[in-house]
Context: one part of a larger RNA
Molecule: large-subunit ribosomal RNA, domain II
Organism: soil metagenome
RNA sequence: GCCAGGGAGUUUCGAUCAAUGGCGAGGCUAAGGCCCUCGACGGCCGAAGCCGAAGGGAAACCGAUAGUCCGCAGCGCCGCAAGGCGUGAGGGACAGGGUGGGCUCGCCCGAAGUCAUUGGUGGAAUACCCGAAGCCAAUCGAUCUAAGCGUAGGUAGGUUGAAGCCUGCCGAAAGGUAGGUGGAGGACCGAACCGGUAUUGACGUGCAAAUCAUUCGGAUGACCCGCGCUUAGGGGUGAAAGGCCAAUCUAGACUGGGAAUGGCUGGUUCCUUCCGAAACUACUCGCAGGUAGGUCUCGGCCGAGCCAGCUCGGCAGGUAGAGCACCGAUUGUGGGACCCAGGACCGAAAGGUCUUGGCCUGCUGUCGAACUCCGAAUUGCCGGGCGGUGUAGACGCCGGGAGUGAGCGCGGCAGGGGUAAGCCCGCCGUGCGAAAGGGAAUGCAACCCAGCCUCGCAUUAAGGGCCCAAAGUGCCGAUUCAGUGCUAUGCAAAGGGCGUCCGUGUUCGAAGACAACUGGGAGGUGGGCUCAGAAGCAGCCAUCCUUCAAAGAGUGCGUAACAGCUCACCAGUCGAGGGCAUGGGCACCGAAAACGGACGGGGCUAAAUCGGCCCCCGAUAUGCGAGCACACCGUCAACGGACGGUGAUUGUGUAGGAAGGCGUGGAGCGUGGGUAGAAGUAGGGUCGUGAGAUCCUAUGGACCGCGUGCCAUUGAAAAUCCUGGG
Numbered sequence: 001g002c003c004a005g006g007g008a009g010u011u012u013c014g015a016u017c018a019a020u021g022g023c024g025a026g027g028c029u030a031a032g033g034c035c036c037u038c039g040a041c042g043g044c045c046g047a048a049g050c051c052g053a054a055g056g057g058a059a060a061c062c063g064a065u066a067g068u069c070c071g072c073a074g075c076g077c078c079g080c081a082a083g084g085c086g087u088g089a090g091g092g093a094c095a096g097g098g099u100g101g102g103c104u105c106g107c108c109c110g111a112a113g114u115c116a117u118u119g120g121u122g123g124a125a126u127a128c129c130c131g132a133a134g135c136c137a138a139u140c141g142a143u144c145u146a147a148g149c150g151u152a153g154g155u156a157g158g159u160u161g162a163a164g165c166c167u168g169c170c171g172a173a174a175g176g177u178a179g180g181u182g183g184a185g186g187a188c189c190g191a192a193c194c195g196g197u198a199u200u201g202a203c204g205u206g207c208a209a210a211u212c213a214u215u216c217g218g219a220u221g222a223c224c225c226g227c228g229c230u231u232a233g234g235g236g237u238g239a240a241a242g243g244c245c246a247a248u249c250u251a252g253a254c255u256g257g258g259a260a261u262g263g264c265u266g267g268u269u270c271c272u273u274c275c276g277a278a279a280c281u282a283c284u285c286g287c288a289g290g291u292a293g294g295u296c297u298c299g300g301c302c303g304a305g306c307c308a309g310c311u312c313g314g315c316a317g318g319u320a321g322a323g324c325a326c327c328g329a330u331u332g333u334g335g336g337a338c339c340c341a342g343g344a345c346c347g348a349a350a351g352g353u354c355u356u357g358g359c360c361u362g363c364u365g366u367c368g369a370a371c372u373c374c375g376a377a378u379u380g381c382c383g384g385g386c387g388g389u390g391u392a393g394a395c396g397c398c399g400g401g402a403g404u405g406a407g408c409g410c411g412g413c414a415g416g417g418g419u420a421a422g423c424c425c426g427c428c429g430u431g432c433g434a435a436a437g438g439g440a441a442u443g444c445a446a447c448c449c450a451g452c453c454u455c456g457c458a459u460u461a462a463g464g465g466c467c468c469a470a471a472g473u474g475c476c477g478a479u480u481c482a483g484u485g486c487u488a489u490g491c492a493a494a495g496g497g498c499g500u501c502c503g504u505g506u507u508c509g510a511a512g513a514c515a516a517c518u519g520g521g522a523g524g525u526g527g528g529c530u531c532a533g534a535a536g537c538a539g540c541c542a543u544c545c546u547u548c549a550a551a552g553a554g555u556g557c558g559u560a561a562c563a564g565c566u567c568a569c570c571a572g573u574c575g576a577g578g579g580c581a582u583g584g585g586c587a588c589c590g591a592a593a594a595c596g597g598a599c600g601g602g603g604c605u606a607a608a609u610c611g612g613c614c615c616c617c618g619a620u621a622u623g624c625g626a627g628c629a630c631a632c633c634g635u636c637a638a639c640g641g642a643c644g645g646u647g648a649u650u651g652u653g654u655a656g657g658a659a660g661g662c663g664u665g666g667a668g669c670g671u672g673g674g675u676a677g678a679a680g681u682a683g684g685g686u687c688g689u690g691a692g693a694u695c696c697u698a699u700g701g702a703c704c705g706c707g708u709g710c711c712a713u714u715g716a717a718a719a720u721c722c723u724g725g726g
Stems, first nucleotide, its partner, number of pairs: 002725005011125003015121009026051003032045004055062002065095001067094004074087005096109005128267002131264001135257003139253002146231006153224002155221001157189003160185001164181007193218003198214002201212002233249001235245003270661006280293005294404002296401006305389003309386008321374001322372002327368003332363005340357007407432007415424002437449003453627007463617003466602003472614001474613006485604002495589002499586010516573005522546003527541003552567001556565002628651002630647007662715001664712003668708006680699008
């Protein structure tokens, strides 16, 4: 892991609400008693007491509706009908009344309760089940270990050689010194013994719940050890590590309080039908929890309007944008007062001249969440119309039951911080949550299409149509040669280039362009300077003039310097476009990762990319047909219900609310089956949306159903569930 059996909202009391039933201004008995009885069920008594029939006030105390109007249902009348009129229980409004200090306020008043049963929920109790670490009390432990006391025992061998003593020598002596003797020491080396340093060795389901190997520390001492005794749990003992106190110690073990408590984790057992959330706001020793509101559900009351959407009109606003009129920031250029500040110059000084900045002002160029002379879209509120919805009961009100209060993604608008983020925060919308189906190769909560009862046949959506694999090897026009690409999104940049296509601008060109080829490319002059040299061509300065069709005081190569080659420039040959700049499309380089390798694959030069057109495939979408369920209506029936109709505006669903059912055990009443074969078991058939029901065959060998209402230790796949099994 598997199988079988067990395994979790129960019971009592009191509360509240609903349904059903009895009685009703009343309702009910409790303890107890009597009758019946094998026992029990049951029946009859029993108003003590409880609730209600009056409220208000802290209390003293005082103490309540025969009014009027509106009006639903119903009823009556009129009408063919639509509808109208009257009355009008319940309902609403006003008035009036009680009380409190009181008609500006509060509560209350024109009679409905009570008892029982069942169910929902909350309270007290173990309170749905399992689960702590802990707290307290009474006991038991020092055969382990810590310390102490008493009394016994153990310590191979070797080394060193303290004091003291003796002798020699020296010395006046004190004493010194040398040799010997002696045998001290928490002395040295090293077995037993005690320990446990390192290998971070072995082992690590071990030999072992601490061992083994080698190595290592102490080994006459604060040494080791036997036996006996003492100290006990907030206590002991401790050369002190919170160590040890029986494999247990930052407070032992065991039993009890005790089912401690747990806002935390896990689990919580049959079916179908209807509706269906929240992850927000406020408060909270509050942030893993609660309480109130919001949001969901169910029931009741009321009785005619209500409102998502569109449009028109009115009102509100200071955002986006824009602007510089204010507040601030800010570019350039004028002018001004000579008022303010600084500098320079002249002057003895007064003062003057020039200049920079500030200030004022003209023009010019800008910026702002906390600027505004301006100013949208959108939005909000009110009213009208359209539309939708509502007497099949909306809107509203009252009551029972909740769950939620960790949210998350995407689009839009803002913000925070940041390189960024599947970052954080807010609002609006939408989805996932709680949503299946198709597409995105596979995989993939929220991306695209699309909101699911059960079937059948079609048509489409997103997306696709060479093969895998349903549908075009479809048509037209372009681009790409890089396998670029064939990925909606699944990485790429700065930068670079006679890749190639389409534009735009400009310039040259039959007076012949561009390219190529042929020829020329000169003279003053070797310009001046510099320099060993410097002759177009190391460097500096200048860069003129002439001849010409044209030719630089020279574009590059070259020489030590020259020479030489070449270019600019010109002519000829040739004969039609060429050069440059710039915008766009598709490609190229830039481009490196670990098993061989991924457009899903094969493969493709289109089966790639861009644009256009037609056809087809493709979903639980849509249409049609059949059936089921649900809601409502009508008719019949009235006990369940049956039949028919309507549903474009019913059919997904977690937490959760509501409703109807299936099955198990038991007893009551009624009624059945069974040795001509019960229950159970195995296989199979049929019916039901389902829980399940039923039949057949075999086995089995004695009990078992059905109808109806009732009562429950009533349904398992999970809880590292419990017990047993192989």